[in-house]
RNA sequence: GCCUCCUUAGCUCAGCCGGAUAGAGCAGCGGCCUUCUAAGCCGACGGUCCGAGGUUCGAAUCCUCGAGGAGGCG
Numbered sequence: 001g002c003c004u005c006c007u008u009a010g011c012u013c014a015g016c017c018g019g020a021u022a023g024a025g026c027a028g029c030g031g032c033c034u035u036c037u038a039a040g041c042c043g044a045c046g047g048u049c050c051g052a053g054g055u056u057c058g059a060a061u062c063c064u065c066g067a068g069g070a071g072g073c074g
Stems, first nucleotide, its partner, number of pairs: 001073007010026004019057001029043004050066005
């Protein structure tokens, strides 16, 4: 230098053949239970989906440019 893949909640990841209010588990928080703790159960909270532009009635999803990371080739 070239090619491919990844980036979504504090963490690990679904969703990524365009359309419902953007989801799960774990962690943290509140409650129940318990003499107390752990475990278990219940609940709420937490994200303008890496950034900017474009296409579209409509973009996490498609296109372009850029940023960070991983792998391969030279």